This is a predicted structure of a 475-nucleotide part of an RNA (small-subunit ribosomal RNA, 5' domain) from an uncultured bacterium. It matches the Rfam family "Bacterial small subunit ribosomal RNA". Rfam links the family to the GO terms structural constituent of ribosome and ribosome. Model confidence (mean pLDDT): 84 of 100. RNAcentral holds the full RNA, with entries from ENA, Greengenes and SILVA.
Context: one part of a larger RNA
């Protein structure tokens, strides 16, 4: 001089665009943040029909999207590789889709309980379950051969459903390199290293486990402590390097703390389920219920960080045959000079250099064309009228939160709008008054003890400007 998720003091006119809980991963009242599908099923309830309403069984979504940096110095990242493997949905292409069983939610009666709930009979159904059959696949084999699969709907166009190959795309798994501080941490390891065999995965592998060996790492820093999500990047610097990891994209990891495992294609699962703890909260004292590190909100603690806001119209994502529902993702507003950018607060003419006010060597001088006055303009602000683009779904038709916004005509009035610091030197700008080592100032050097351009004020002036200064922190 640059930079900031700032904060604080004084001061404040409008716009665009961005950005705002860095502290208590503290605790949370209220609501909304994942839900669909009736063209899988068989009931109910409303209706004259049509057709509507949602429970229950099914199936897909619910591992995504959203949030946070608490763990983690390596099971993380980057980055170059590599394979012994899996995949729902999606896209190619092939072949198939045959005939039975048995149950059970919802309902209905009965009971328990204050609730949350749950407990027995009794019925039924399906793309729910299940045995069977056929198998160019895969598995086992004595090579003979034996075992593995499907789901129908139906308005007759379709849309499902096993099975195998390949694509696409994501996921697991290994491997080299790199990636803090300490040595006032010098030794550390028994599943530990490594071999056989079993076991176990989707998959290699001490992954586990029997048995054998006695191995491995380590001053090129093991192992211990502390500290720290990591990267694209950002800020500064000519660069080389310093620093930082806010917002935006990738990784990773975490969901009140700890543990488990289920379901499934993927979770060892934020808004699932168990299972301890600690906290809160109902309770009829037997007992239950909850987890905002979603979006806003509230307390708390802080220098310090917004609305319990509109719309699914667009982009996306789940379902769904579609119509459509959901969807605090996501577009928008709203709050905040918190940042950058841009605008404006008038412009020309005007000297008797009016007043006034400082200061004077008392003549004057500064303020100053500044005012006033006289022409004019309307950016901006206000009325009023006109008004989007963002809309794309095959044709018509329909569909805008933002928003009657922007933008545009028209009128009206100089009309609504200027501070902040600082003025010894470094460092751009000074005089007069008060004060009297007092009271204060101050970044360094300093200044004040009666003539302070350094304190206080006041008037000039300087620099910046909707700001301007202090403070913290990097380069």
């Nucleotide at each position: 001089g640059g930079a900031u998720g700032a904060a604080c003091g004084c001061u404040g006119g409008c716009g665009g665009c961005g950005u705002g809980g860095a502290u208590a991963a503290g605790u949370c009242a209220u609501g909304c943040a994942a839900g669909u599908c009736a063209a899988g099923g068989g009931g109910g309830c409303c209706g004259c029909a049509a057709g509507g309403c949602a429970a229950c069984c099914g199936g897909c979504a619910g591992a995504c999207g959203a949030g946070g940096u608490a763990g983690u110095a390596a099971u993380a990242a980057a980055u170059a590789g590599g394979u012994a493997u899996c995949a729902a949905c999606c896209c190619u292409u092939u072949a198939g889709u045959c005939a039975g069983g048995a149950a059970u939610a919802c309902c209905u009666c009965a009971u328990c309980g204050a609730a949350a709930g749950a407990u027995g009979a009794g019925u039924u159904a399906a793309u729910a379950c299940u045995g069977g059959a056929u198998a160019g696949u895969c598995u086992c084999u004595u090579c003979g051969g034996a075992g593995u699969a499907a789901a129908g709907a139906u308005u007759u166009a379709u849309c499902g459903c096993u099975a195998a190959a390949g694509g696409a795309u994501g996921a697991g798994c290994c491997u080299g390199u790199u990636c803090g501080g300490u040595a006032u941490c010098a030794g550390c390891u028994a599943g530990u290293u490594g071999g056989u065999g079993a076991g176990g995965u989707a998959a290699g592998a001490g992954c586990u486990c029997a048995c054998c060996a006695a191995g491995g790492c380590u001053a090129u820093g093991a192992c211990g402590c502390c500290u720290a999500g990591g990267g694209g990047a950002c800020c500064u610097g000519a660069g080389a390097g310093g620093g930082u990891g806010a917002c935006c994209c990738c990784c990773a990891c975490c969901g009140a703390u700890g543990g488990a495992a289920c379901u499934g294609a993927g979770a060892u699962a934020c808004g699932g389920u168990c299972c301890a703890u600690a906290c809160a909260c109902c309770u009829a004292c037997g007992g239950g219920u909850g987890g905002c590190u979603g979006c806003a909100g509230a307390c708390g603690a802080g220098a310090a960080u917004a609305u319990u806001c509109g719309a699914c119209a667009a982009u996306g994502g789940a379902c769904g045959a579609a119509a459509g529902u959901c969807u605090g993702a996501u577009c928008g507003a709203g709050c905040g000079a918190c940042g950058c950018c841009g605008c404006g607060u008038g412009a020309a003419c005007g000297a008797u250099g009016a007043a006034g006010u400082a200061c004077u060597u008392c003549g004057g001088u500064a303020u100053g064309u500044a005012a006033a006055g006289u022409u004019c303009u309307u950016u901006u602000g206000c009325c009023a009228g006109g008004g989007a683009g963002a809309a794309a779904g095959u044709u018509u038709a329909u569909u805008g939160a933002u928003g009657g916004u922007a933008c545009u005509u028209g009128g009206c009035g100089a009309a609504u709008a200027a501070g902040a610091g600082g003025u010894u030197g470094c460092u751009a700008a000074a005089c007069u008054c008060g004060u009297g080592c007092c009271a204060g100032c101050a970044g360094c050097a300093g200044c004040g003890g009666u003539a302070a351009u350094a304190c206080g004020a006041g008037u000039g002036c300087c620099u910046c400007a909707a700001g301007c200064g202090u403070u913290a922190u990097c380069c």